[in-house]
RNA sequence: GAUGCAGGCCGGGUGACCGCGGGCUCAGGCGACUGAGUCCGAGGAAAGUCCGGACACCGAAGGGCAGGACGCUGGGUAGAACCCAGGCGGCGAAAGCCGACGGACAGUGGCACAGAAAGGAGACCGCCACCGGCGACAUGUCUCUCUCCGGAGACGCCGGCGGUAAGGGUGAAACGGUGGGGUAAGAGCCCACCAGCGUCGUGGUGACACGACGGCUCGCCAAACCCCGUCCGGUGCAAGGCGAAGCAGGCCCCGACGACGCUGCCCGCCGAGGGGCCGGGUACGCCGCUCGAGCCGCCAGGCAACUGGCGGCCUAGAGGGAUGGUCACCCUCGACAGAAUCCGGCUUACAGGCCUGCUACCGCG
Numbered sequence: 001g002a003u004g005c006a007g008g009c010c011g012g013g014u015g016a017c018c019g020c021g022g023g024c025u026c027a028g029g030c031g032a033c034u035g036a037g038u039c040c041g042a043g044g045a046a047a048g049u050c051c052g053g054a055c056a057c058c059g060a061a062g063g064g065c066a067g068g069a070c071g072c073u074g075g076g077u078a079g080a081a082c083c084c085a086g087g088c089g090g091c092g093a094a095a096g097c098c099g100a101c102g103g104a105c106a107g108u109g110g111c112a113c114a115g116a117a118a119g120g121a122g123a124c125c126g127c128c129a130c131c132g133g134c135g136a137c138a139u140g141u142c143u144c145u146c147u148c149c150g151g152a153g154a155c156g157c158c159g160g161c162g163g164u165a166a167g168g169g170u171g172a173a174a175c176g177g178u179g180g181g182g183u184a185a186g187a188g189c190c191c192a193c194c195a196g197c198g199u200c201g202u203g204g205u206g207a208c209a210c211g212a213c214g215g216c217u218c219g220c221c222a223a224a225c226c227c228c229g230u231c232c233g234g235u236g237c238a239a240g241g242c243g244a245a246g247c248a249g250g251c252c253c254c255g256a257c258g259a260c261g262c263u264g265c266c267c268g269c270c271g272a273g274g275g276g277c278c279g280g281g282u283a284c285g286c287c288g289c290u291c292g293a294g295c296c297g298c299c300a301g302g303c304a305a306c307u308g309g310c311g312g313c314c315u316a317g318a319g320g321g322a323u324g325g326u327c328a329c330c331c332u333c334g335a336c337a338g339a340a341u342c343c344g345g346c347u348u349a350c351a352g353g354c355c356u357g358c359u360a361c362c363g364c365g
Base pairs, nucleotide, nucleotide: 001361004358005357006356007355008354009353010352012330013329014328015327016326017325018324020041021040022039023038024037025036026035027034028033043336047347048346050345051344052343053342054341055236056235057234058233067232068231069230070229071228072086073085074084075083076082087101088099089098090097091096102227103226107225108224109221110220111219124168125167126164127163128162130160131159132158133157134156140155141154142153143152144151145150176194177193178192179191180190181189195217197214198213199212200211201210202209203208240287241286242285243284249278250277251276252275253274254273258270260268261267294313295312296311297310298309299308300307301306331334
């Protein structure tokens, strides 16, 4: 120079004037409120609402059923479907990227088309043994016997009964793969190597890796039902609380050793209070509300995620719901998009630009 990969950051700037929401201070006002000063005022995703929580109310002895989520190992965290590190598998020349990555001898089910056969299956072509037949294609070829005619056998052809799973062929997938031996032809039938399975040993916290030995071989699908393991009570700030205003009650249940019938008990009746259902009324104010698993810097531990210590900072809080308008100048001419209880993640959208590290290639020193 240039190819790709990974990570981090920015997301027009400056000034003036006017305006809007909020905090504090001051002044005025009985108050509602008004004015002045000062400070603050959208994002990396505020979004989707997909996970996990905080918080609030309801429920709840404990457990189960149903339903749902997740699923290699170790660590992190309040926790998770998140993050970090590692293992295994796949992709890439590499840096690196991707993976719902438990179980298919618990059971049920599925495997289109093609193909003989899709699981304890199967034989279409082919190969081979045996048995029978033929002398036409073809007075065929070879061998034996024989003086010759002739006869017998093999090759051949046809049929039958079997063997086989090497080869051809089908398929996404065909009952281990390659090579050799073996055999009538074949076959883990035998052997070597490889893959898989099991046992043992070594290393590792572990997933797993490596090595030795063994008998020989087991199809795929669980993001099909299912099984195993772990986790999950429900509803969401329109939660919920306080005040004010307004309205109309009705029905049902429980109900103190309280009152009455009745002197005592039973029983009946009334009943403070509590609960449920239906009906009626209200839409005002305040709180919850933003200081928090908070942000920034330094140091320490750790490969890292992250944690601890110290110091500093306060950074929107509305409720018809603010964050805007005009002008001037500059630049590379500006994307996706805007809070509504809060926080941690994930996912999705995004013009353009900057920085760091690494990989392959080329050139120069």
Model confidence (mean pLDDT): 75 of 100. Predicted 3D model of a 365-nucleotide RNA (Bacterial RNase P class A) from a Gaiellaceae bacterium. It is recorded under the gene name rnpB. The sequence is in RNAcentral, with records from ENA. Rfam family: Bacterial RNase P class A. It is annotated as a ribozyme.